The part of an RNA shown here (small-subunit ribosomal RNA, central domain) has 350 nucleotides and comes from a metagenome. The coordinates come from a structure-prediction model, not an experiment, and the mean pLDDT is 86. Its Rfam family is "Bacterial small subunit ribosomal RNA". RNAcentral holds the full RNA, with entries from SILVA.
Context: one part of a larger RNA
RNA sequence: CUGGGCGUAAAGAGAGCGUAGGCGGUCCUUCAAGUCGGAUGUGAAAUCUCCCAGCUUAACUGGGAUAGGUCAUUCGAUACUGUUGGACUUGAGGUAAGCAGGGGGAAAUGGAAUUCACGGUGUAGUGGUGGAAUGCGUAGAUAUCGUGAGGAACACCAGAGGCGAAGGCGAUUUCCAAGGCUUAUACUGACGCUGAGGCUCGAAAGCGUGGGGAGCAAACAGGAUUAGAUAUCCUGGUAGUCCACGCUGUAAACGAUGAAUACUAGGUAUAGGGAGUAUCGACCCUCUCUGUGCCGAAGCUAACGCUUUAAGUAUUCCGCCUGGGGACUACGGCCGCAAGGCUAAAACUC
Numbered sequence: 001c002u003g004g005g006c007g008u009a010a011a012g013a014g015a016g017c018g019u020a021g022g023c024g025g026u027c028c029u030u031c032a033a034g035u036c037g038g039a040u041g042u043g044a045a046a047u048c049u050c051c052c053a054g055c056u057u058a059a060c061u062g063g064g065a066u067a068g069g070u071c072a073u074u075c076g077a078u079a080c081u082g083u084u085g086g087a088c089u090u091g092a093g094g095u096a097a098g099c100a101g102g103g104g105g106a107a108a109u110g111g112a113a114u115u116c117a118c119g120g121u122g123u124a125g126u127g128g129u130g131g132a133a134u135g136c137g138u139a140g141a142u143a144u145c146g147u148g149a150g151g152a153a154c155a156c157c158a159g160a161g162g163c164g165a166a167g168g169c170g171a172u173u174u175c176c177a178a179g180g181c182u183u184a185u186a187c188u189g190a191c192g193c194u195g196a197g198g199c200u201c202g203a204a205a206g207c208g209u210g211g212g213g214a215g216c217a218a219a220c221a222g223g224a225u226u227a228g229a230u231a232u233c234c235u236g237g238u239a240g241u242c243c244a245c246g247c248u249g250u251a252a253a254c255g256a257u258g259a260a261u262a263c264u265a266g267g268u269a270u271a272g273g274g275a276g277u278a279u280c281g282a283c284c285c286u287c288u289c290u291g292u293g294c295c296g297a298a299g300c301u302a303a304c305g306c307u308u309u310a311a312g313u314a315u316u317c318c319g320c321c322u323g324g325g326g327a328c329u330a331c332g333g334c335c336g337c338a339a340g341g342c343u344a345a346a347a348c349u350c
Base pairs, nucleotide, nucleotide: 004321005320006319007304008303012318014201015200016199017198021194022193023192025088026087027086028085031082033081034080035077036076037075038074039073040072041071049065050064051063052062053061054060091191092188093187094185095184096183097182098181099180104176105175106174107173108172109171110154115149116148117147118146119145120144121143125136126135162169163168206247207246208245209244210243211242215241216240220236221235222234223233258317259316260315261314262313263312266295267294268293269292270291271290272289273288274287275286276285299306300305323350324349325348332343333342334341335340
C1' cells in the first nucleotide's frame, strides 16, 4: 500500500464559517479527454509454462510454441464520467403572510434575602457541633422594629419543556441587529454537499491594566477530631468570584456517537405551526410539517444495547486509530506576559 475499524475495547477534531481540492439533480445536444474495441509497431535474451530432442536417467543443454503486462501511432464506438451549447424544477436560494423562543448585544428599572451602619425596645447569653471549643457579647450581643448604604443573584412560573453551531442562555421594560418553523408562491434556475490549510467563537480556573467587593471562598490562622491529621468538622479569612478592555484556548468541551442526502413496521407523550371535521364559540377527533423524549419490529452489534433523532440499508467528503508502559513526555518548531498550549519521538521494558 491493500485490507479492517472509530457509542463502551485504540480511534469523531470542543464548535462553526469557508479557500484549494474531492463529490454532485432531470432532459436534449457537441466533442471524444477518461472508458471500450480493432489494426500496426514495441514488449531483448536468459528465466517461467507447454511440446520435442541430446547427454544411460535426472539436474543440465538445445529447438519450437503459447500466454502475459505496458507504451506509442492509427482507425472506430459513445452507454457512463468529463466537455460544449441549450432547456427544466424536485435540491438550494428568494418573495409574501403568520408563529414560537432563558438565542445574542446595549441601556434603564424592580422586589425578596444576606451583610454592614445609625436609631428604638430589651437583657445575658449567643453561635456552632456527633459532642465541644476557638469566635461574638454587660464598651449591651443574639432576638425584634424602623431608616439608610452597598454588592451579587433573580424564589414561585419551571416542565423528560424552549432557544442556540458548540460553549451556553432564566426578574421586568425599551432599543439594536440575527437565526428557526409553518403556509402560499406566478421569482432565480443546480447557484449544491463536504472541507486539507486558514479565520472566528469557545465553560471554569488562570494572567495583565483599572474599578468593585454584600455573600461565598482556594491559600492562610485558630479550635476540635486523631497515634498523627499538612484532611474531614467548626470559627475566621485573602486572592478569586462581579464590571470594562485585552490575553489564555483547555474540560468526562459527552449523545464518550463528524457533516450532508436518500430509503426502511408501528405505538405513545410533549413543544411550535398548518389543513379538515365539529361547534354559537372553545375543547375533542383525523391528517400533515418541524423539534424533543420513551417503548418497540426488521436489521445491526462481541455483548450491553441502537432502532425514521440508527449504532439499520447505501452514497459523498473530512478527521482519527494500529499492543501496554515509557508518553496528553523529551528535543525541535510555532503560539503565549506567564502559567502553559499545539505538534510529537526514541532508548529501555512487559